[in-house]
Context: one part of a larger RNA
RNA sequence: CACUGGUUAAGGAACUCUGCAAAAUGAUCCCGUAAGUUCGCGAUAAGGGAUGCCCUUGGCGGUUCACGCUGCUGGGGGCCACAGUAAAUCGAUUUCUCCGACUGUUUAUCAAAAACACAGGUCUCUGCUAACACGUAAGUGGAUGUAUAGAGACUGACGCCUGCCCGGUGCUGGUAGGUUAAGGUAGAGGGUUAGUUCAUUAGAGCGAAGCUCCCGACCGAAGCCCCAGUAAACGGCGGCCGUAACUAUGACGGUCCUAAGGUAGCGAAGUUCCUUGUCGGGUAAGUUCCGACCUGCAUGAAAGGCGUAACGAGAGAAAUACUGUCUCAACCAGUGACCCG
Repeated sequence: CACUGGUUAAGGAACUCUGCAAAAUGAUCCCGUAAGUUCGCGAUAAGGGAUGCCCUUGGCGGUUCACGCUGCUGGGGGCCACAGUAAAUCGAUUUCUCCGACUGUUUAUCAAAAACACAGGUCUCUGCUAACACGUAAGUGGAUGUAUAGAGACUGACGCCUGCCCGGUGCUGGUAGGUUAAGGUAGAGGGUUAGUUCAUUAGAGCGAAGCUCCCGACCGAAGCCCCAGUAAACGGCGGCCGUAACUAUGACGGUCCUAAGGUAGCGAAGUUCCUUGUCGGGUAAGUUCCGACCUGCAUGAAAGGCGUAACGAGAGAAAUACUGUCUCAACCAGUGACCCG
C1' cells in the first nucleotide's frame, strides 16, 4: 500500500449517475391494520406490546386400578443483568408515476428487460387421399384427429372501446369485350430436280411430285387489361383566405386538392426539435418527478387506443428509519505485498 472482516465522537445522503455498498429490519405470541379493489386481495399493510429464571395457585387433556409420569393454557408473587427470539438462522417500510395484466421464458460465456410466451380476441385457409409441412419418389407428419377440428397471420388478462378511406398494392369473385403461349393449320415464298423449251458445244430459262428451309391468315387457356367486393389485408387519414359591437379567438363562410382528410381517447409522452415550453406541487434551492395546459417538429384506435386491482431481482421520483456513502478520517484483527534470515 492492497484486500477481507470489525469498531467509531458530532452530523446523518451533505457522497454519488444512482443510498452503489454498508447499516437498519428480522423469530414466535398478542393487539391492531388505510387508500384502492376484478371482493380473491391489498396484508407479515402500517403501527404497538410481550418473551429469561424461581415460588405459588387454577383450568383442560393423554396414560394408569392407583401412586405417579406427561402435554396445553391462565392468575398471583418474587430474583438478576445494559441486554431474557441474550449466540446462529431470520422481511426495512411507505407514497406517486411509467411499462408489461399475472406464474413462466431468454442472449450457455458482458443484456433477465418494457423483449418472448401466455389465457383471451379477430381474420384467412381447410369437407378429409383436408389445408399445410418434409421428401426426387414411395411415403410420412397433420391424425388413428374431422370445422367446438387442424393450419397460417396479427393482437395480447380484465373494463370501456376499436372512427373515416377500396384511388394504389394484395386477396376474393366475375366474365361480354381487348390482348395472349405452346400447338394445329388454309395459303405464300426459297433450295434441290425428273422433265421440258431454247441452243452447234459450253450452257441458259421454266419447273411437277418428294425432301427441306422460311413466312403465315385463322383457331387457341390461364393470366393481364376490364367490372365488383374486401382494411382486426399492405396501407392512408390536407392546404390557403376571410369572419362575432374593445382586443383576442373563430362556432361560421369562401376556395383549391384528395380515395378519404385523424373520430373517441390520450398528449412536452419511453413519442416534443425549439425546450430546463408555461402554470401549479414538492425543495432553502428541482434540466429529473407529480398534476395541468395543448402551440401533437413528428399521438391515435388489434404494428390496437385509453384505463386498471394484483404481480415485478423492470424504469423514474419522494419520504421515514438507518448508517464511515460522505464532512474526514482513525484504530483493531487477519491475508498478501515489503524487510531480515
Model confidence (mean pLDDT): 88 of 100. This is a predicted structure of a 341-nucleotide part of an RNA (large-subunit ribosomal RNA, domain IV) from a Lacipirellulaceae bacterium. NCBI's taxonomy places the organism under Bacteria, Planctomycetota, Planctomycetia, Pirellulales, Lacipirellulaceae. Its Rfam family is "Bacterial large subunit ribosomal RNA".